[in-house]
Transfer RNA from Flagellimonas lutaonensis, 73 nucleotides, folded computationally. The coordinates come from a structure-prediction model, not an experiment, and the mean pLDDT is 81.
RNA sequence: GAGCCGGUAGUUUAAUUGGUGAAAACACUGGUCUGAUAAAUCAGAGAUGUAGGUUCAAACCCUACCCGGCACC
Numbered sequence: 001g002a003g004c005c006g007g008u009a010g011u012u013u014a015a016u017u018g019g020u021g022a023a024a025a026c027a028c029u030g031g032u033c034u035g036a037u038a039a040a041u042c043a044g045a046g047a048u049g050u051a052g053g054u055u056c057a058a059a060c061c062c063u064a065c066c067c068g069g070c071a072c073c
Base pairs, nucleotide, nucleotide: 001072003070004069005068006067007066010026011025012024013023019056028044029043030042031041032040049065050064051063052062053061
């Protein structure tokens, strides 16, 4: 330098190839319970790598860039 795969809460995974509140588990915060802690239970906060484009509608399609991995020269 050209190619392929991937990037979604703090972590690990979903979202059935565009369809309308981005879900779950663990972790975190607060409440209940307890003499206290843990466990249990209820509630809450928290994410689509970045910037554009297409569309009524984008995590999903298109372009460029950034990061990681694989193989080639």
Its Rfam family is "tRNA". Rfam links the family to the GO term triplet codon-amino acid adaptor activity. From the family's description: Transfer RNA (tRNA) molecules are approximately 80 nucleotides in length. By type it is a transfer RNA. Taxonomically the source falls in Flagellimonas (Bacteria, Pseudomonadati, Flavobacteriales, Flavobacteriaceae).